[in-house]
RNA sequence: CCGUGCUAGAUGGGGAGGUAGCGGUGCCCUGUACCCGCAAUCCGCUCUAGCGGGAUCGAAUUCCCCCCCGAGGUCCGUCCGCGUUGGACUGAGCCUUGGUGGGCGGCGAUGAAGGUCGGGCCCCGCGCAACGGAAUCCCGUCAAUCCCGCCAGGCCCGGAAGGGAGCAACGGUACGCGGGCCCUUUCGUGUGCCGCGGGACCGCCUGGCCAGAGCUGGCUCAUCAGGGAGAUCGCAGGACGGGCGCGAUCGACGGGGGGUGCACGG
Numbered sequence: 001c002c003g004u005g006c007u008a009g010a011u012g013g014g015g016a017g018g019u020a021g022c023g024g025u026g027c028c029c030u031g032u033a034c035c036c037g038c039a040a041u042c043c044g045c046u047c048u049a050g051c052g053g054g055a056u057c058g059a060a061u062u063c064c065c066c067c068c069c070g071a072g073g074u075c076c077g078u079c080c081g082c083g084u085u086g087g088a089c090u091g092a093g094c095c096u097u098g099g100u101g102g103g104c105g106g107c108g109a110u111g112a113a114g115g116u117c118g119g120g121c122c123c124c125g126c127g128c129a130a131c132g133g134a135a136u137c138c139c140g141u142c143a144a145u146c147c148c149g150c151c152a153g154g155c156c157c158g159g160a161a162g163g164g165a166g167c168a169a170c171g172g173u174a175c176g177c178g179g180g181c182c183c184u185u186u187c188g189u190g191u192g193c194c195g196c197g198g199g200a201c202c203g204c205c206u207g208g209c210c211a212g213a214g215c216u217g218g219c220u221c222a223u224c225a226g227g228g229a230g231a232u233c234g235c236a237g238g239a240c241g242g243g244c245g246c247g248a249u250c251g252a253c254g255g256g257g258g259g260u261g262c263a264c265g266g
Base pairs, nucleotide, nucleotide: 001266002265003264004263005262006261009057010056011055012030013029014028015027020046021045022044023043024042034054035053036052037051038050063259064258065257066256067255068254072250073249074248075247076245077244078243079242080241081240084237085236086235089234091233092232094228095227096226097225098224099223100222101221102220103219104218105216106215107214114210115209116208117207118206119205120204121203122199123198124197125196126195127194128192129191130189131188132187133186134185135184137180138179139178140177141176147172148171149170155164156163157162
């Protein structure tokens, strides 16, 4: 070096997910690559990490290691869109209160704001008036119980003349009752364009005088401060879709380099 037979190994790999972890079933990528059984509220294992049974290839195009390229996946950041939740922030917008300033309107030389002297609105007392009650007063009525006058009849005294007490009727009156209410007295008041005196003076209104130009409570704008509701925008947290990043990480296919046996015979 050649031939024959074997062995390690190979007959796919990777990503996400899941798992304490590894591999697989299921999903995705790559692209062609034996068969059967098992498996998702799962199956088999334990760092040499699918298991069981069979078949083929077999030391190199095929096995192992390193490097490059890089399909694709995942993560992170950022931007946009869409939709959802929230009310920590309370910014914009909305409602509301107040201050300041401007504009319009209104008032103002028939005098603004201000000052001063008064008055009223408020409170107390007194008076007057009004109203109401009571008394007085006036009218009427009134002694079925003991009031007064006059007392027929009857009664009593007397020889008589005459005298006396006295019922009813009649007249009157007290208490009481009913009515009236001009005057008088007294008491009271959800009363008064009333008067007098005193008080209170924060505020409002108003008269005289001084002085001389502002005042504003209506509308609107700006700004500042406070309060409120709520979810339109902002803001915050998830979900979904898309774009971007010499972002991070894993990485198939492919390319390059290196490495790897045993036995027998010639």
This is a predicted structure of a 266-nucleotide RNA (Bacterial large signal recognition particle RNA) from a Candidatus Rokuibacteriota bacterium. It matches the Rfam family "Bacterial large signal recognition particle RNA". Rfam classes the family as a non-coding RNA gene. The prediction has a mean pLDDT of 76.